[in-house]
RNA sequence: UACGCAUCGAGAGGGGUGGAGGGACUAGGCCCAGUGAAGCCCCGGCAACCAUCCGCUUGUCCGAAAGGACCGGCGGAACGGUGCCAAGUCCAGCCAGGCUCCAGCUAAAGCCCUGGGUAGAUGUGAC
Numbered sequence: 001u002a003c004g005c006a007u008c009g010a011g012a013g014g015g016g017u018g019g020a021g022g023g024a025c026u027a028g029g030c031c032c033a034g035u036g037a038a039g040c041c042c043c044g045g046c047a048a049c050c051a052u053c054c055g056c057u058u059g060u061c062c063g064a065a066a067g068g069a070c071c072g073g074c075g076g077a078a079c080g081g082u083g084c085c086a087a088g089u090c091c092a093g094c095c096a097g098g099c100u101c102c103a104g105c106u107a108a109a110g111c112c113c114u115g116g117g118u119a120g121a122u123g124u125g126a127c
Base pairs, nucleotide, nucleotide: 001126003125004124005123006122007121008120013043014042015041016040017039021032022031023030025093026092028091029090044085045084046083049081050080052077053076054075055074056073057072059070060069061068062067089119094116095115096114097113098112
C1' cells in the first nucleotide's frame, strides 16, 4: 500500500512516570478509568506466525550396504524476529434466513437467534 495468504470464543500483569481519558471507525449500546485512563520506561508473562533446534513419519532421491538428503505431515523446545497480556475483534453496524425462549409491542419494524459479509488487528509474502 484500494495487493495475496493464514489466523482472530483460548492464553498471559506488576512497578515507575504521567495526569484524563480509553475500548480502530460511529450523533448507537455496554464497559474500563482519581482505588489513577492514554502515552512512555523497566521487569515479568502468554502464545508459537516467522526463523532455529529435537523426535516420529508418508513419499521422493542418493548409496552395494550401513546410512544420508529433500518436500510434506504430526508432536515437542522457546536462546532469536515480531506480536500480544479487561470484556468474542467488548457488542452492534451491511446482507440473508429464523420466530422456541426472555423483554417489549396494536401491528410492522426493532430486539433476539443463526449464517455470511464489510471494516479492522496480527503474522507472513509481494510490490